Molecule: Glycine riboswitch aptamer
Organism: Celeribacter halophilus
RNA sequence: CAUCGUGCGUCGGGAGAAGGGGCCACCCCUACCGAAGGAGCAACCGCCCCGGGAAACUCUCAGGUAAACGGACCUUCGCACGGUC
Numbered sequence: 001c002a003u004c005g006u007g008c009g010u011c012g013g014g015a016g017a018a019g020g021g022g023c024c025a026c027c028c029c030u031a032c033c034g035a036a037g038g039a040g041c042a043a044c045c046g047c048c049c050c051g052g053g054a055a056a057c058u059c060u061c062a063g064g065u066a067a068a069c070g071g072a073c074c075u076u077c078g079c080a081c082g083g084u085c
Stems, first nucleotide, its partner, number of pairs: 002084008012074002018030005031065003037061001038059003044052003
């Protein structure tokens, strides 16, 4: 100096799903949604039992179903660490 990965901050984007009742942005009933978080496992690994084992898959505990907030993920820039040249 170039490039890749990870983490953090930052710029922009960012889905889904609701009816009823009540004392109306909160609670209750019944439904529904997956993209915070959480849980489950196929191949495979060890292997007696059994354990380990990814996701945007599955579950829906949590969360959510006006807006706002949040939001996986993608993106701009910066910093730190690591790999390669």